Transfer RNA from Strongylocentrotus purpuratus, 72 nucleotides, folded computationally.
[in-house]
RNA sequence: GGGGAUAUAGCUCAGCGGUAGAGCGCUCGCUUUGCAUGCGAGAGGCCUCGGGUUCGAUCCCCGAUAUCUCCA
Numbered sequence: 001g002g003g004g005a006u007a008u009a010g011c012u013c014a015g016c017g018g019u020a021g022a023g024c025g026c027u028c029g030c031u032u033u034g035c036a037u038g039c040g041a042g043a044g045g046c047c048u049c050g051g052g053u054u055c056g057a058u059c060c061c062c063g064a065u066a067u068c069u070c071c072a
Base pairs, nucleotide, nucleotide: 001071002070003069004068005067006066007065010024011023012022013021018055026042027041028040029039030038048064049063050062051061052060
């Protein structure tokens, strides 16, 4: 220098055009003498950034940034 992949909740990941979900974690309640387990409820994300297309973009297109990887 060139090619590819990834970027979504605190963590690990889903979601491929119609105002975003799971597991774990966290908080509260019930259960217990207490803890754990179990059950119920809740909080938490301007979807890496900037443009474009579209009635509408996490999703499609272009560029940038960061990380990983391959080639030189």
Rfam family: tRNA. It is annotated as a transfer RNA.
The gene name in the source record is tRNA-Ala-TGC-3-1.